The prediction has a mean pLDDT of 81. Transfer RNA from a Deltaproteobacteria bacterium, 74 nucleotides, folded computationally. Rfam family: tRNA. The RNAcentral record of the sequence draws on ENA. NCBI's taxonomy places the organism under Bacteria, Pseudomonadati, Myxococcota, Myxococcia.
[in-house]
RNA sequence: CGGGGAAUAGCACAGCCUGGUAGUGCGCCAGCUUUGGGAGCUGGAUGUCGUCGGUUCGAAUCCGGCUUCCCCGA
Numbered sequence: 001c002g003g004g005g006a007a008u009a010g011c012a013c014a015g016c017c018u019g020g021u022a023g024u025g026c027g028c029c030a031g032c033u034u035u036g037g038g039a040g041c042u043g044g045a046u047g048u049c050g051u052c053g054g055u056u057c058g059a060a061u062c063c064g065g066c067u068u069c070c071c072c073g074a
Base pairs, nucleotide, nucleotide: 001073002072003071004070005069006068007067010026011025012024013023020057028044029043030042031041032040050066051065052064053063054062
């Protein structure tokens, strides 16, 4: 320098192809249960979906630029 991939909750990831209420597991908080803890059950909180623009009635999703990381090639 060229090509490809990834970025979503504290952590690991799904959702993207085919635009329409942002989810799952673990973790966290509260309650029940227990002498207590753990386990179990129930409920709850937590997100500018990397960033800046564009398209659209509507963007995590489509298009373009940029940033960071990973892989391949030179």